c-di-GMP-I-GGC riboswitch aptamer from Bacillales bacterium UBA6259, 93 nucleotides, folded computationally. Of the family's consensus pairs, 95% are formed in the model. The sequence was found by an Rfam model in a public genome assembly.
[in-house]
RNA sequence: ACCAAAGGGCAAACUUAUCGAAAGGUAAGGACGCAAAGCCAUGGGUCUACCGCAUAUACAAAUGUAUAGGUUAUGAUCGCCAGGCUGCUGAUU
Numbered sequence: 001a002c003c004a005a006a007g008g009g010c011a012a013a014c015u016u017a018u019c020g021a022a023a024g025g026u027a028a029g030g031a032c033g034c035a036a037a038g039c040c041a042u043g044g045g046u047c048u049a050c051c052g053c054a055u056a057u058a059c060a061a062a063u064g065u066a067u068a069g070g071u072u073a074u075g076a077u078c079g080c081c082a083g084g085c086u087g088c089u090g091a092u093u
Base pairs, nucleotide, nucleotide: 002090009034010033014029015028016027017026018025019024032079038085039084040083042082043081044080045077046076047075048073049072050070051069055068056067057066058065059064
C1' cells in the first nucleotide's frame, strides 16, 4: 500500500423511556452500514433558534410581513466534507 483470515469493536432507520423551546442528546431494544462509524465543532456545509439593525427583492398607503441575508448563539451535527490527535489484526506483494 491494502482485496485474506481470526479475535473482537461500533451501531443507521424504527420502537420505548428520559432531557431539551427546537435542531438534537442520553439509556435500553434493534442492525442499515462502518477500518477509524475512536476523540476534537478548528474551516466549509447542513439543521435549529434568534435577529431581520445594514443591504437587496416581493407584497403593503404606512408601522410592517416574507425571502435572500446576518462579524447573532458557552446552539446541534465529526454516521456530510476537510483538518488535527490517537489506534487493533497483518495473509499476500